[in-house]
RNA sequence: AGAGUUUGAUCCUGGCUCAGAACGAACGCUGGCGGCGUGGAUUAGGCAUGCAAGUCGAACGGAGCCAUGGGAUUUGGUAACAUUUCCCGGAAGCUUAGUGGCGAAAGGGUGAGUAACACGUGGGUAAUCUGCCUCUGACCUGGGGACAACCAGCCGAAAGGCUGGCUAAUACCGAAUGUGGUGCAGUAGAGGCAUCUUUAGUGCAUUAAAGGUGGGGACCUUCGGGCCUACCGGUCGGAGAUGAGCCCGCGUCCUAUUAGCUUGUUGGUGGGGUAAUGGCCUACCAAGGCGAUGAUGGGUAGCCGGACUGAGAGGUUGGCCGGCCACACUGGGACUGAGACACUGCCCAGACUCCUACGGGAGGCUGCAGUCGAGAAUCUUUCGCAAUGGGCGCAAGCCUGACGAAGCGACGCCGCGUGGGUGAUGAAGGCCUUCGGGUCGUAAAACCCUGUCACGAGGGAUGAAAUGCACAUGCGCUAAUAUCGCGUGUGUUUGACAGUACCUUGAGAGGAAGCUCCGGCCAACUCCGUGCCAGCAGCCGCGGUAACACGGAGGGAGCGAGCGUUGUUCGGAUUUAUUGGGCGUAAAGGGUGUCUAGGUGGUAAGGUAAGUCGUAUGUGAAAGCCCUCGGCUCAACCGAGGAAUUGCAUCCGAAACUGCCUAACUAGAGUAUGGCAGACGUGAGCGGAAUUCUCAGUGUAGCGGUGGAAUGCGUAGAUAUUGAGAAGAACACCAGUGGCGAAGGCGUCUCACGAGGCUAAUACUGACGCUGAAGCACGAAAGCCAGGGGAGCGAACGGGAUUAGAUACCCCGGUAGUCCUGGCCGUAAACGAUGUGCACUGGGUGUAGGAGGUACCGACCCCUUCUGUGCCGAAGUUAACGCAUUAAGUGCACCGCCUGGGGAGUACGACCGCAAGGUUGAAACUCAAAGGAAUUGACGGGGGCCCGCACAAGCGGUGGAGCAUGUGGUUUAAUUCGAUGCAACGCGAAGAACCUUACCAGGGCUUGACAUGCAGUUGACUGUCUGUGAAAGCAGGCUUUCCUUCGGGACGGCUGCACAGGUGCUGCAUGGCUGUCGUCAGCUCGUGUCGUGAGAUGUUGGGUUAAGUCCCGCAACGAGCGCAACCCUUGUCGUUAGUUGCCAGCACGUAAUGGUGGGAACUCUAACGAGACUGCCGGUGAUAAACCGGAGGAAGGUGGGGAUGACGUCAAGUCAGUAUGGCCCUUACGCCCUGGGCUACACACGUGCUACAAUGGUCGGUACAGAGGGUCGCCAAGCCGCGAGGUGGAGCUAAUCUCAGAAAACCGGCCCCAGUUCGGAUUGGAGUCUGCAACUCGACUCCAUGAAGUUGGAAUCGCUAGUAAUGGCGUAUCAGCUACGACGCCGUGAAUACGUUCCCGGGCCUUGUACACGCCGCCCGUCACAUCACGAAAGUCGAUUGUACCAGAAGUCGCUGGGCUAACCCGUAAGGGAGGCAGGCGCCGAAGGUAUGGUGGAUAAUUGGGAUGAAGUCGUAACAAGGUA
Repeated sequence: AGAGUUUGAUCCUGGCUCAGAACGAACGCUGGCGGCGUGGAUUAGGCAUGCAAGUCGAACGGAGCCAUGGGAUUUGGUAACAUUUCCCGGAAGCUUAGUGGCGAAAGGGUGAGUAACACGUGGGUAAUCUGCCUCUGACCUGGGGACAACCAGCCGAAAGGCUGGCUAAUACCGAAUGUGGUGCAGUAGAGGCAUCUUUAGUGCAUUAAAGGUGGGGACCUUCGGGCCUACCGGUCGGAGAUGAGCCCGCGUCCUAUUAGCUUGUUGGUGGGGUAAUGGCCUACCAAGGCGAUGAUGGGUAGCCGGACUGAGAGGUUGGCCGGCCACACUGGGACUGAGACACUGCCCAGACUCCUACGGGAGGCUGCAGUCGAGAAUCUUUCGCAAUGGGCGCAAGCCUGACGAAGCGACGCCGCGUGGGUGAUGAAGGCCUUCGGGUCGUAAAACCCUGUCACGAGGGAUGAAAUGCACAUGCGCUAAUAUCGCGUGUGUUUGACAGUACCUUGAGAGGAAGCUCCGGCCAACUCCGUGCCAGCAGCCGCGGUAACACGGAGGGAGCGAGCGUUGUUCGGAUUUAUUGGGCGUAAAGGGUGUCUAGGUGGUAAGGUAAGUCGUAUGUGAAAGCCCUCGGCUCAACCGAGGAAUUGCAUCCGAAACUGCCUAACUAGAGUAUGGCAGACGUGAGCGGAAUUCUCAGUGUAGCGGUGGAAUGCGUAGAUAUUGAGAAGAACACCAGUGGCGAAGGCGUCUCACGAGGCUAAUACUGACGCUGAAGCACGAAAGCCAGGGGAGCGAACGGGAUUAGAUACCCCGGUAGUCCUGGCCGUAAACGAUGUGCACUGGGUGUAGGAGGUACCGACCCCUUCUGUGCCGAAGUUAACGCAUUAAGUGCACCGCCUGGGGAGUACGACCGCAAGGUUGAAACUCAAAGGAAUUGACGGGGGCCCGCACAAGCGGUGGAGCAUGUGGUUUAAUUCGAUGCAACGCGAAGAACCUUACCAGGGCUUGACAUGCAGUUGACUGUCUGUGAAAGCAGGCUUUCCUUCGGGACGGCUGCACAGGUGCUGCAUGGCUGUCGUCAGCUCGUGUCGUGAGAUGUUGGGUUAAGUCCCGCAACGAGCGCAACCCUUGUCGUUAGUUGCCAGCACGUAAUGGUGGGAACUCUAACGAGACUGCCGGUGAUAAACCGGAGGAAGGUGGGGAUGACGUCAAGUCAGUAUGGCCCUUACGCCCUGGGCUACACACGUGCUACAAUGGUCGGUACAGAGGGUCGCCAAGCCGCGAGGUGGAGCUAAUCUCAGAAAACCGGCCCCAGUUCGGAUUGGAGUCUGCAACUCGACUCCAUGAAGUUGGAAUCGCUAGUAAUGGCGUAUCAGCUACGACGCCGUGAAUACGUUCCCGGGCCUUGUACACGCCGCCCGUCACAUCACGAAAGUCGAUUGUACCAGAAGUCGCUGGGCUAACCCGUAAGGGAGGCAGGCGCCGAAGGUAUGGUGGAUAAUUGGGAUGAAGUCGUAACAAGGUA
């Protein structure tokens, strides 16, 4: 730091996905050790059990225990004495229920609530409080009355309570004193911030206290003590420290589909209340207060230091640790207190749980452990107060689930180990293999070592400092050498962890490796299995028989006591863009204007200092992050110091810029004056043409309409035509990318009113400007309401056509509407798909309006300038297209809008509207794309140019008949297999009776019909015979080797092992070959250039050609494969040669024949040459290429024909020609044999033959070929047969002999238009030939028979010259032949082509495209089926919240208080007073109830659309002019 994914490819836009880091995690597989951390995130759900807050006897009265003393008593004993029980007293000490003090408001937990001064940060308190603690001033005098405990009685199951009696205090209550405090009055200063604050005096009033312990000389004593002193404690003040309260500035989530909220509300006055300000509360008065800078409402949430991530800015988060807040079963309330409205206090209400004797009671783990539940999920009912800290205490000490430790969990981070070295027969084994080998792999084994961890044994810490006590000693207080306090020294005392860390030692490689991945992203590849199955998958995507993607294995890659998966956050994502994005066409400019708030703002000066900048100060807690140093062996972890904390506040300073204030300026803006253009608006009036209608005339049979028709109109007189009239609407020409307007929009002419713009020259105002959320106004068409109007046009509707249908396109009609007036609607592709304003940045050329210049005037032209409107283009910009002074360039200001596609501009809500509907505007779900521009192709019922038997012009066929042949189908035991549009179908097959043969039935063989090797055994091979059998085969008999170095070998048979064999599958695994487009003229490359790129250029263009053939031009220049030529053949000539061919002249001969001699002329044969090249002439053309015409020539523009087939396309054809990978069969899917089948037959198609006849048939006669074949062959003459053929055997290995009579043609005769003297199928009979064999199933011959068929529907094929048509001949295959096929040969021998509009195919250029599997493409909507989410819905359910009312617990407050009442006062007393309490009443008041609303949620018969789903139905809407743009 990026990568994958839209396309055939490209660039861009844009989403989705991945690689990273992190976590209080969970799950899967696996798991050796240690250190440090961390661990109920869900049900703030319910909780058994234990513990978590006590302490002080030096505040107090008791009680108990107890040394000891006294008395009584039991037992033993003579006694002393011992012993038992009881009673009395009880020092010192111990224990502690109660009174009292302090603590319990801390510590610990949790995050439900809370959007708030809750928190953070910085301030204020002149508006406050503060127990314990520190310092300091003063004081602690003298009295009184009670209540617990306890005792007695009583009630209750219990919890607990009632009555009476006794008693102490540091408990309670008066009194005294008053340094002081407080209140009031007043004096003198000082200060400040508005109220005010503060200092020093004065007067009056008011206001405190408690003792305990230790020690002790004098003095007093009731011998307790007083008294003195020390310490602890107490009281009233002052100061501090700490903590807390209150107030303020700023910051702090989402939602406007929440826009208005508020009555104690906002303020004032009086009063109350509080520690204290304050509507905090109350009475009265006023009517305010908050809000678009987001009030109110709704949702969500504890906040922060910090944590994670990130380059940063940011984003997310708030678990552990630390600060603050809130809460403690739920709701309400106060009491006590320095502090609470109190987690383990109280009262009330509610829910729940427990106990109960049913009358009543008890409880609150969101403390530590633990339990249940729910959940994917989160630990021990451990040890200790040794350390640190807290409470109480003088202290010892006690308490402390705070804390310190240990335990459990790989939950995280960090460290260590599972060994090291040597070791190649590269072992065995696995896997792969091209069978050679490769790999696991120095890996193992083996040998030599080491000893971490774990295990055993031994030793063994730091953490402990204190405090107390004892002794010694110093200082202080003091009357004091007592005590006491503060120190110092010595000794002593204290360890949960833990016999742990650590150290030493023993033994021994021994006990310790897995997980994920291996198609790309992304590092790592093979085999087997599977066969769109099973499965994988984060995205793209894999799997349909050769899967590097599934599963297994081997190998490899990564990490490692872990590894993967899932979830979440940030990152990548500049994909919300402050840093750092966009809006012409990708998503995105508001339809337009005007204006408010807001934002922003010209030139120069002075002032100010809010912004801005700088210094300083305070703060920004600690921890954390970062740096340095240090401590655990290292690290994690921890300690110390520093830096940082970008912030806030205060003070001082600076004055450029911004703001503000003052006073100016004129360049922005505006006003005034002259002139100008205009479909600018509104209102009123006017005009002509056209259309339709009405009337009248002329006139007659049609008109109209269409692709063609019909409906329609017309003899009741249409259309046409003439005249007159009526009506409504719109304004031809002018008219123009001309004008005006903000946009919508505006078009005859005239007038009136109104608005804007431009220009020229001066004057004036003096920044008055720009933009503009909301608001307001305007706003095409359609539509709506009311009233008019209605000629034409014309939704709906009717009819006629078209069509498979045609609710359309076309035609005939036609209502709303279109028009006017008034009022709504408020939307458009309202588009330049481009917001407004200002400024700047080369030009060229049109056009509209104005002004100026030169000339005496004046018009045109020309030049300059301002404004508007177009085109082309520079720089620049853009993804490209394009834009380009009218910017989409460069900047500034302001507004609007966008953030993947679909769902959806939909639903719900709200607002607007009469309605239609509009504005605002989601989500669930679903997809991996959707898109923009450009590129190359392909395609178009787009265009241009051109070609081809492509059409046309012709000739002959096919399609109808019969037969032949092939195919489909059907049938069959089998009808073997393949070929299937053109480009399968007389094709593979140049020849199926057996064989062929691959198919079927049956009979057989198993190393095999065939090849090679090895081992064993045996022997020649072979020949021959017998039985059985359909044959193959099986069983058996006879006969029987060669070489030799004597081992054996050669050649066979048999047995066995390797293997053979397969026309079994895959042509979609392949080679090779072939077909087709197409003998079409194309297909590419190198370098250069252009383009971000795919690509383009070249190869396009102008000509020309059969041709990318050639010429010219050109950012191209060249080149390759194709074209052409070279090759074969044919047409002319020459040379050479002359047999088997030839015969002109010469000679001989025959009935006749080159038969013979001879000849080498001719024909011919077959080799070599010549010839043709647009070479020559004329014309056309750019003078070129070339074309046209001509000459010559056998041949003329490629002379004819053939061979020759570019890059590629069709997964075209062929595994059955052969070859071949893989798979499959192996007594069979191999091999042999007999018979059958491939020849079937209702039918359909293709290709042919023969015909339908007279250009013919038939009979007779007479001519003329070429190219081939032939020794297992062709076969002559002769003879026989009507004939097929037989017989015969001459000749010929062929220019010699033979097949072999060519046939049409020609000459003559007959037939006379008919199912015939046409036609020959079919059938009967008789034969011939081949062959082992013609039944299934051959060909041919003869006699007889004599079917269909009289020129063939729609449609369709071939052919442009020696061609079509027509006639015969030959050959391959082959025993024979179903050949009418195929391949060749020659004979006879035409017609037509105007031309390129159309059909088909093709080439080039161009255009459109939503196609690229490429139009046989793509794709839309309804319906039907399945699934999913959502909306509506009569309602139903629970939640939450508002309002009104009822009722009202506890409790504070207020009033009352007739009942009760120790302290104080009066009084001797009785009694009274003051004060208090119970009780009562009132305000407020939680839960609760009634009624009625709001909000969000769940659910629902039914219903609506939406999305998704290989092969459903109907059509064809869109993409090409998509067939109606």
Predicted 3D model of a 1525-nucleotide RNA (small-subunit ribosomal RNA) from a metagenome.
The RNAcentral record of the sequence draws on SILVA.